[in-house]
The RNA shown here (SAM riboswitch aptamer (S box leader)) has 124 nucleotides and comes from a Gemmatimonadota bacterium. The sequence was found by an Rfam model in a public genome assembly. The coordinates come from a structure-prediction model, not an experiment, and the mean pLDDT is 79. Taxonomically the source falls in Gemmatimonadota (Bacteria, Pseudomonadati). The model forms 97% of the base pairs in the Rfam consensus.
RNA sequence: AACUCAUCGAGACCGGCCGAGGGACUGGCCCUGUGACGCCGGGGCAACCGGAUCGUUUUCUCUGGAGAGCGAUUAGCGGUGCCAACUCCCGCGGAUUCCCGUGAUGGAAUCCGAGAGAUGAGUG
Numbered sequence: 001a002a003c004u005c006a007u008c009g010a011g012a013c014c015g016g017c018c019g020a021g022g023g024a025c026u027g028g029c030c031c032u033g034u035g036a037c038g039c040c041g042g043g044g045c046a047a048c049c050g051g052a053u054c055g056u057u058u059u060c061u062c063u064g065g066a067g068a069g070c071g072a073u074u075a076g077c078g079g080u081g082c083c084a085a086c087u088c089c090c091g092c093g094g095a096u097u098c099c100c101g102u103g104a105u106g107g108a109a110u111c112c113g114a115g116a117g118a119u120g121a122g123u124g
Base pairs, nucleotide, nucleotide: 002123003122004121005120006119007118008117013042014041015040016039017038021031022030023029025091027089028088043083044082045081048079049078050077051074052073053072054071055070056069057068058067059066060065087116092113093112094111095110096109097108098107099106
């Protein structure tokens, strides 16, 4: 690189440097010289993994106890992540309702699913 699983309508900003683009892609719509994006420092959010506590199941154990699975809670100690807009919205398929229309095609709203993407955990 690639694969698997989980989550994605919540939450969280200041300072310094730089100087023109940025929001993954498409179309839209936004952000941006009142300095975006990015980098650095500090601060914060959250709770994916580790940690801690409790419960429960199970295995081992001569008693004490220990290991593993599952669930709940907690904290922010460790590993990440994140701090404009629902993943900013749409994209592909379907359902319902409505609109135009003789009909088909078409348009709008809401919802469901897929795909893509992001993050974590694992495999490799």